The RNA shown here (small-subunit ribosomal RNA) has 1521 nucleotides and comes from an uncultured prokaryote. RNAcentral holds the sequence, with entries from ENA.
RNA sequence: AGAGUUUGAUCAUGGCUCAGAGCGAACGUUAGCGGCAGGCUUAACACAUGCAAGUCGAGCGAGAAAAAGGACUUCGGUCCUUGAGUACAGCGGCGCACGGGUGAGUAACACGUGGAUAAUCUGCCCUUUGGCGGGGGACAACAGCUUGAAAGGACUGCUAAUACCGCAUAAGUCGGCGAGGUCUGCGGACUUCGUUGGGAAAGGCGCCCUAUUCUUGAAAGGUGCCGUCGAAGGAGGAGCCCGCGUCCCAUCAGCUUGUUGGUAGGGUAACGGCCUACCAAGGCAAAGACGGGUAGCUGGUCUGAGAGGAUGACCAGCCACACUGGGACUGAGAUACGGCCCAGACUCCUACGGGAGGCAGCAGUGGGGAAUAUUGGACAAUGGGCGCAAGCCUGAUCCAGCCAUCCCGCGUGAGUGAUGAAGGCUUUCGGGUCGUAAAGCUCUGUGGGGAGAGACGAAACAGUAAGGAACAACACCCUUUGCUCUGACGGUAUCUCUUUAGCAAGCACCGGCUAACUCCGUGCCAGCAGCCGCGGUAAUACGGGGGGUGCAAACGUUGCUCGGAAUCAUUGGGCGUAAAGCGCACGUAGGCGGCCUGAUAAGUCGGAUGUGAAAGCCCUCGGCUUAACCGAGGAAGUGCAUUCGAAACUGUCAGGCUUGAGUAUGGGAGAGGAUUGUGGAAUUCCCGGUGUAGAGGUGAAAUUCGUAGAUAUCGGGAGGAACACCAGAGGCGAAGGCGACAAUUCUGGACCAAUACUGACGCUGAGGUGCGAAAGCGUGGGGAGCAAACAGGAUUAGAUACCCUGGUAGUCCACGCCGUAAACGAUGAGUGCUGGGUGUCUCGGGUAUUGACCCCUGAGGCGCCGAAGUUAACGCGAUAAGCACUCCGCCUGGGGAGUACGGCCGCAAGGCUAAAACUCAAAGGAAUUGACGGGGGCCCACACAAGCGGUGGAUCAUGUGGUUUAAGUCGACGCAACGCGCAGAACCUUACCUGGGUUAAAUCCAACGGAACCUUCUAGAGAUAUAGGAGUGCCCUUCGGGGAAUUGUUGAGAAGGUGCUGCAUGGCUGUCGUCAGCUCGUGUCGUGAGAUGUUGGGUUAAGCCCCGCAACGAGCGCAACCUCUGUCUUUAGUUGCCAGCAUUAAGUUGGGCACUCUAGAGAGACUGCCGGCGUUAAGCCGGAGGAAGGUGGAGAUGACGUCAAGUCCUCAUGGCCCUUAUGCCCAGGGCUACACACGUGCUACAAUGGCGGAUACAAAGAGCUGCGAGACCGCGAGGUUUAGCCAAUCUCAAACAACCGGCCUCAGUUCGGAUUGCAGUCUGCAACUCGACUGCAUGAAGUUGGAAUUGCUACUAAUCGUAGAUCCGCAUGCUACGGUGAAUACGUUCCCGGGCCUUGUACACACCGCCCGUCACACCAUGGGAGUCAAAUGCUCUAGAAGUCAGUGAGCUAACCUUCGGGAGGCAGCCGCCUAAAGAGUGACUGGUAACUGGGGUGAAGUCGUAACAAGGUAGCCGUA
Repeated sequence: AGAGUUUGAUCAUGGCUCAGAGCGAACGUUAGCGGCAGGCUUAACACAUGCAAGUCGAGCGAGAAAAAGGACUUCGGUCCUUGAGUACAGCGGCGCACGGGUGAGUAACACGUGGAUAAUCUGCCCUUUGGCGGGGGACAACAGCUUGAAAGGACUGCUAAUACCGCAUAAGUCGGCGAGGUCUGCGGACUUCGUUGGGAAAGGCGCCCUAUUCUUGAAAGGUGCCGUCGAAGGAGGAGCCCGCGUCCCAUCAGCUUGUUGGUAGGGUAACGGCCUACCAAGGCAAAGACGGGUAGCUGGUCUGAGAGGAUGACCAGCCACACUGGGACUGAGAUACGGCCCAGACUCCUACGGGAGGCAGCAGUGGGGAAUAUUGGACAAUGGGCGCAAGCCUGAUCCAGCCAUCCCGCGUGAGUGAUGAAGGCUUUCGGGUCGUAAAGCUCUGUGGGGAGAGACGAAACAGUAAGGAACAACACCCUUUGCUCUGACGGUAUCUCUUUAGCAAGCACCGGCUAACUCCGUGCCAGCAGCCGCGGUAAUACGGGGGGUGCAAACGUUGCUCGGAAUCAUUGGGCGUAAAGCGCACGUAGGCGGCCUGAUAAGUCGGAUGUGAAAGCCCUCGGCUUAACCGAGGAAGUGCAUUCGAAACUGUCAGGCUUGAGUAUGGGAGAGGAUUGUGGAAUUCCCGGUGUAGAGGUGAAAUUCGUAGAUAUCGGGAGGAACACCAGAGGCGAAGGCGACAAUUCUGGACCAAUACUGACGCUGAGGUGCGAAAGCGUGGGGAGCAAACAGGAUUAGAUACCCUGGUAGUCCACGCCGUAAACGAUGAGUGCUGGGUGUCUCGGGUAUUGACCCCUGAGGCGCCGAAGUUAACGCGAUAAGCACUCCGCCUGGGGAGUACGGCCGCAAGGCUAAAACUCAAAGGAAUUGACGGGGGCCCACACAAGCGGUGGAUCAUGUGGUUUAAGUCGACGCAACGCGCAGAACCUUACCUGGGUUAAAUCCAACGGAACCUUCUAGAGAUAUAGGAGUGCCCUUCGGGGAAUUGUUGAGAAGGUGCUGCAUGGCUGUCGUCAGCUCGUGUCGUGAGAUGUUGGGUUAAGCCCCGCAACGAGCGCAACCUCUGUCUUUAGUUGCCAGCAUUAAGUUGGGCACUCUAGAGAGACUGCCGGCGUUAAGCCGGAGGAAGGUGGAGAUGACGUCAAGUCCUCAUGGCCCUUAUGCCCAGGGCUACACACGUGCUACAAUGGCGGAUACAAAGAGCUGCGAGACCGCGAGGUUUAGCCAAUCUCAAACAACCGGCCUCAGUUCGGAUUGCAGUCUGCAACUCGACUGCAUGAAGUUGGAAUUGCUACUAAUCGUAGAUCCGCAUGCUACGGUGAAUACGUUCCCGGGCCUUGUACACACCGCCCGUCACACCAUGGGAGUCAAAUGCUCUAGAAGUCAGUGAGCUAACCUUCGGGAGGCAGCCGCCUAAAGAGUGACUGGUAACUGGGGUGAAGUCGUAACAAGGUAGCCGUA
């Protein structure tokens, strides 16, 4: 510090997700040790049991028992001493308000920070000061009696005090009055003096005997300690008040009656509506009152670069609470956790009458929960309470126990060790890897085990000894020093010896992000997943194994927080199109504000002081072996307050200025607004005339109108609405918007010019107010045209649409509502600054003119193009989207949704404001490359057109589908499968079926036998099996045999597979397409994808060429080079040829090589020449010459790529599968089936023909298991025989159409030949299933073929035959060959296909694309809902416990007074106000639930249509009905 994810790719926007750190955590797997810390986040739920607050006998009275000893004894016991002035209980004092727990409540002066108290209190403690005299009456305990189950209680009697109550005294003090001083915030405070009045106290315990008295020793006294009272001060603590800070919701906007203030009184320690009475009517609030929700606050903690964000466990400060609610008492302090009273809920006891209780103290239990420990030890230390002290108490605390909960440290060994062991995994079978890892050898000893030693934490207090001070004193007391005493943890830490490498490693991950890869299994299953996404038979993503990576006594997962996220942006974002400028203006609060001078010092800046607790963070040093941890010191704490200074800027005050703003004067422009009036053209209607059969309307029609006279045309009239031309990039207005003309009408604003005046009067603008298209609403008019709804006609699969004919609201006017629009420049308002060019409107100035123009120039508008700059890009660019400032509004992923609920507005329609649950990983912008368009332009092609011939109808052949079958093997499926693989299925082929059988063929090894080769019989359908026969070669030899080669049998391994996957592949092929395209290097442009080049103007068959051009070049394609063919030359003449000569039946032969021909080498054609056109080019048109002319014709040749195109059944090949079978062999069957459908063909339907006769003319091929002449036989297919030929020699071989003449005469025929019968031929082991051919006989359909569709542009179509491959045989197919030989092409509008450019796009699997809505089904969340339930709450009323206060107090009454009668004072009781729980009524709100209902979301390949994206086939969209 970033990364992944929207796209085919790109940039930007934007969300989601990840990597980091952290935690009081939990869960899973695993687990050796120690240190340090932490440990109910949930039910402030309920609690059994034990403990957590007592202490003081030196305040007081009373005062045991057990036990021991002794004495006495009637042996029953009694008494004394000790126990013991002890225990228990009581009065009294102090404490219990601390310590400890929890966070329910609380949004508040609760907390934090800083002040204030001149408005206060303060026990214990400290300092100072002054006192402590003298009396009195009670009440507990106790005793007696009584009541109750108990808890407890009543009555009577006795008694003490540091308990209680008078009196005395009063330096201070408090109250009143008076006089002065100082300070002041002017309220008062402080202080001095005088006078007057009120008000205190308690004793206890030691020591001593110096003086007095009694004399072991005491009293008084002295001395000391503790306690006590008054006052002043301090320290620490507390109360109250104030400034500032302190969460969310405005879908909470108004709240408030003790409320705000005053006066008087009460109350408090104290100010105060704190309380009461009266008076006034205030007080708070957009800087957020009131209401609702949530929450203890802080130091800090976590994170972060910081600013911030989140949080408030442990530790520390403050607050609040103590079962829930209310209340007071005591006290220095409480409205009191382990106190009291009352009410309530709950639990327990009960004799049913009544009582008891409060773990949010420490342990512990139940419950809740994902989840959190022992009913431990000790007061040794620290601290607290009481006490003079010893000491007692202390679940505070210190320790221990449990838990890997966090952090830190250590160990599980170290060194050496290559046959790279065994084994695992993998493999291309060679190896690689685990791996120096192990074993082995040499060492070490932390932890663990055994044995032993053994702490620090302890110093006090007290006692004692010695010294000192004070004292009358050597005592007590105080103080100094020494000694003694005290350890829960704990026989722990630590140390020493010893023991053996022995006892101690796991967890997660390995597709990318993100470090780490392979095998097997599985087969969209099982599963994984943080995001993207993996899995449908070769998964580095699932599960397992091996290996690896990371961390390590832990590792992962989950949850939560911050970060990354500049993704709420102060630091530090945006708003033309991505989310985002209010429709427009006026204007309130607020914010901001021109120039100069002076003052001030609020903001601002600087210094100082105080504070900012400690702990924590940071730095330094130190202590535990280190670290975590702990200690000491420092720094920091950005803050607040006070004070001193500065005066630039902001503010404030004062004075001035004119440039901002405004006013006055003079002008011209304008569809600016309102009102009134006027006008002509047109439509429609009415009346009349002319006139006759149609009109109207459409793509085409029909509905409709018209013989009752339409349409057309002429004249007249009525009425309403809108204003052609002018008209323009034009003008005006804030926007919406405004268009005939006119005005005696009324009125707003802007602009120009020149001076004068005011003197900052300004800008923006939350709320607010007004204006605001169309549609719509209300009332009343009006209504010509147009026209939602509606009706009809068409179109259509449908057509509730588009088109047509009609037609009502409405459109118009007046008044009143509505308040929205894609209300758009998708661009808020204002000010200033920043190169230009050009057009136009208005007003000026200059020049010029008769005048209008033109030209120069100033200001204000409206436009275009562009520099810099800016922008994601597109674009914007002085009318900014540039550079800055001010103010307002708005945005924060998509959907849900501008929806629900609530509120406000509206007559309604609806508008404004405006969520959440849930769901997705995207949604969206700009630009790029493609593809596509029922977009455009240019161009090509037998693409259309123009022609010729076909197919589709018939029979047959052949292929396919389907059906059938035991099997009819398999593949090929639009073009680009279907006479295709198959250049040829009777067996074989053959892959299929039935049946029979089984290692057939190759290589190698081992054993055994024989050379090999050849051959016979039997069984069987055959494969095969069985039994024989004949026969021995080469080398060596010790003559027994061995070896080589070859062959057979057996075994092993291995083979074999036309089994699967063409979607794992190679190779080959088809297709677009012989279309003209496809790319690269360098450069340039662009942030980039990409572009340029390759586009443009011409031209071409062509990205062929030329010109231009930020491109310059190059490659694969095109063309050419190659083959055939067309002309000529030359060479060569046999098997070819024959002009002339000779010869023959015959080029048969001699001869010849001229010609033809053959096959080698050459020539030739290049727009080369001429003319025209063209840009002087490329090139095109025409012409000449030429056999051939513009690529001469034909072939071969197929760019980058597309179709997961075809082929695993040609071959090769990965993986999987079978192994007496899915291999191999054999026989028979099948691939040849047949209601049917399709494709490709043959033959025909006839006279351009058929039949018979006769006569010509080819090319190219093939031939030895072959072609086979000739002759003979057969009607024929063919047969017999064999001459020639391994071929320019011989043979196949006859070419056929054609031509000549003859018959047929338009018919199902002398057309056509299917089908069938009989008889044959040939091939072959074999023609039954299932061959071809021949003869005779038979003689079907068919008379030119519907919709539709196909081939062909010249030696082509059409037509005619010939040959070949395959092949025993089998062709209508295929391939090749020649013969005869046309018609037509105006042209590119249209159909199909293609190329280039451009445009639009929501497509990129690319239009066979994408995608919308209803309906149906399932699930999910949510709104409404008659109601119903619950929580919290407001108001009113009823009732009212305890209790304070007030009143009363006839009953009762110790202290004081008394004149003894009583009084003062007190208490009970009663009563009043207030008031908790409770009850009733009512209101508003929140939540749950609900028949039914509304829409929404998500789901598998459901249904119906096709709305949007292209001109999306009616351009789309916005508002409204």